[in-house]
Molecule: Bacterial large signal recognition particle RNA
Organism: Chloroflexota bacterium
């Protein structure tokens, strides 16, 4: 160096979670990777950290290790945004009694503020008048019988005299209805060129004193307080967006190294 036979290894890996820790089942990523059994109220183990049984391949392109790059995906940190629950003055925005400054405008020496006097309006009460409604009043109608009066005929009692009830008719009336309107009684009012009184809260104008202010006000500032829409504070969620954030890292690319035993030639 060649041939044959065998053995170690390999026949997937990773993330989160779980766990004292490791691996597995289940979940997720990668992408295709022997079979059977066990396992989340878990299963098997202990740094040589799944166990049991079977199979294929096999010392190298194929097994093992290191380094570089790429990088699915997971975990995590910070910021922003969205959403949800709660808080209440802490420091805001918004709202805000009130105060202050006040552009500008109006009134005012044909007289401001203020003071005194009296008047009108409004409002309240009473009165008067008027309107309207009701009552009462007048009048008319108004009951088959169960309302009244008078009751023909007829009926009943009686020997008779006489008496009784009573339909129709006639007259009247009740409830109710129609009409009338001067006076009467009562209620009511966005009735009044009305009267009296009250009220001076509001408004209007007048006289006298007085002698220069008065009123409105955009906007700025202060602001008792109020609210929970935003902000703020505290908690939960999105698995939202961003960061040459941190960390683990499959697949893939490159590079360097490592690994047997037996027999024969």
């Nucleotide at each position: 160096c060649c041939g044959c036979g065998c053995u170690a290894a390999a026949c997937g890996g990773g993330g989160g979670a779980c766990u004292g820790g490791c691996g597995g089942u289940a979940c997720c990523c990668u992408g295709c990777a022997c079979c059977a059994g066990c396992a989340a109220u878990c299963c098997g183990c202990c740094u040589u950290a799944g166990c049991u049984g079977g199979g294929u391949c096999g010392a190298a392109u194929u097994c093992c290790c290191g380094c570089u790059c790429c990088g699915a995906g997971g975990u995590u940190c910070g910021g922003c945004c969205c959403u949800u629950c709660g808080g209440g003055u802490c420091a805001g925005c918004c709202c805000g009694a009130g105060g202050u400054c006040g552009a500008c405008g109006g009134c005012g020496u044909u007289g401001a503020a203020g003071g005194c006097c009296g008047g009108g309006a409004c409002c309240u009460g009473c009165g008067c008048a008027g309107g309207u409604c009701g009552g009462g009043c007048c009048u008319c109608c108004g009951a088959a019988c169960c309302c009244c009066g008078c009751c023909a005929g007829g009926a009943c009692c009686g020997g008779a005299a006489g008496g009784u009830a009573g339909c129709a008719g006639c007259g009247g009336u009740a409830a109710g209805g129609g009409g009338g309107a001067a006076a009467c009684c009562g209620g009511c009012g966005g009735u009044g060129c009305c009267g009296c009184a009250g009220c001076c809260c509001u408004c209007c104008g007048g006289g006298c004193c007085g002698g220069a202010g008065c009123c409105g006000g955009a906007g700025g500032c202060c602001g008792a307080g109020a609210c929970a829409g935003c902000g703020c504070c505290g908690g939960g969620g999105g698995c939202g967006c961003c960061g040459c954030g941190a960390u683990c890292g499959a697949c893939g690319a490159g590079u360097g190294g490592g690994u047997g035993c037996g027999c024969g030639g």